[in-house]
Context: one part of a larger RNA
RNA sequence: UUGGGCGUAAAGGGUGCGUAGGCGGUAGGGUAAGUCACAGGUUAAAGCCCGGGGCUUAACCCCGGAAAGGCCUGUGAUACUGCUUUACUUGAGGACCGGAGAGGCUGGCGGAAUUCCCGGUGUAGGGGUGAAAUCCGUAGAUAUCGGGAGGAACACCGGUGGGGAAGCCUGUCAGCUGGACGGUUCCUGACGCUGAGGCACGAAAGCGUGGGGAGCAAACCGGAUUAGAUACCCGGGUAGUCCACGCCGUAAACGAUGGGUGCUGGGUCUGGGGAGGAAACUCUCUGGGCCGAAGCUAACGCGUUAAGCACCCCGCCUGGGGAGUAUGGCCGCAAGGCUGAAACUC
Numbered sequence: 001u002u003g004g005g006c007g008u009a010a011a012g013g014g015u016g017c018g019u020a021g022g023c024g025g026u027a028g029g030g031u032a033a034g035u036c037a038c039a040g041g042u043u044a045a046a047g048c049c050c051g052g053g054g055c056u057u058a059a060c061c062c063c064g065g066a067a068a069g070g071c072c073u074g075u076g077a078u079a080c081u082g083c084u085u086u087a088c089u090u091g092a093g094g095a096c097c098g099g100a101g102a103g104g105c106u107g108g109c110g111g112a113a114u115u116c117c118c119g120g121u122g123u124a125g126g127g128g129u130g131a132a133a134u135c136c137g138u139a140g141a142u143a144u145c146g147g148g149a150g151g152a153a154c155a156c157c158g159g160u161g162g163g164g165a166a167g168c169c170u171g172u173c174a175g176c177u178g179g180a181c182g183g184u185u186c187c188u189g190a191c192g193c194u195g196a197g198g199c200a201c202g203a204a205a206g207c208g209u210g211g212g213g214a215g216c217a218a219a220c221c222g223g224a225u226u227a228g229a230u231a232c233c234c235g236g237g238u239a240g241u242c243c244a245c246g247c248c249g250u251a252a253a254c255g256a257u258g259g260g261u262g263c264u265g266g267g268u269c270u271g272g273g274g275a276g277g278a279a280a281c282u283c284u285c286u287g288g289g290c291c292g293a294a295g296c297u298a299a300c301g302c303g304u305u306a307a308g309c310a311c312c313c314c315g316c317c318u319g320g321g322g323a324g325u326a327u328g329g330c331c332g333c334a335a336g337g338c339u340g341a342a343a344c345u346c
Stems, first nucleotide, its partner, number of pairs: 004317003007300002012314001014201004021194003025088007033081002035077009049065006091191001092188003095184004103177007110154001115149007125136002162169002206247006215241002220236004258313006266291011295302002319346003328339004
């Protein structure tokens, strides 16, 4: 490579948008490039294969024949594919109406709590732990009442819930804004799917500049524990955590499960909408769960939200270690990221 694979054995790209490319609905006409048939030409000889012959046989050699495939030309066929043209509506998109939602961005506002400051009451403890100690407190702490400052996070509702492409998103109000869903079947008429490169987004930590800093808290300092204790526990505590702008581009970025379309019993719970019904309820579209037919799976399990049955496109795997290392390249302020070996060894 072929083949076989990718939930857990090696393997789905963190996610989206989209370029090239690959693939592509229904009906008719044209064409005949692909495709198919026939004929001709060519593909040196030798060789391979078949028949016959010559060395006593064979190897070897000689004669004759045949084959498949490739390329070219001509003639023909038109189911499928392509190209072209006409038409269609079910794929896709649009219009109108409607409700749902922590979807995103910006600005304002609110209460509880922690801490700190001021004042009142009040007096000897408080705090902490397995037990203690460091620590705080007679310069008046803890507790309690009143007032103030500031930062961060939003109890209950709350969900087996909702939204988003993913990362993620939760006090409340307003403004701006994206998407999905249901209904009407009015419009366009295949406008589609996927997507190498590319571009954008991308938790936390980290980085740059400036701000902010209540609580928490790497590092660090104490107290304990211990043989030791560079830890687990306790008292402190700086980066950081927060904001603005700019970087970084990683993750058990997980459903460890790429995207699209069609097909294949049901039951039950739940979010959003619709139709019928007086209601119970029934039907239907679209999400989120559980259990399970068929089927699949090495098993576990999956099972209309498939890991079933198929097709299209992308990514990826090919024994363990060495190693996500070295090297080169690209990116980054740096940290480092992306791409990514070999020797050797089992």
Model confidence (mean pLDDT): 90 of 100. Predicted 3D model of a 346-nucleotide part of an RNA (small-subunit ribosomal RNA, central domain) from a Thermodesulfobacteriaceae bacterium. Rfam family: Bacterial small subunit ribosomal RNA.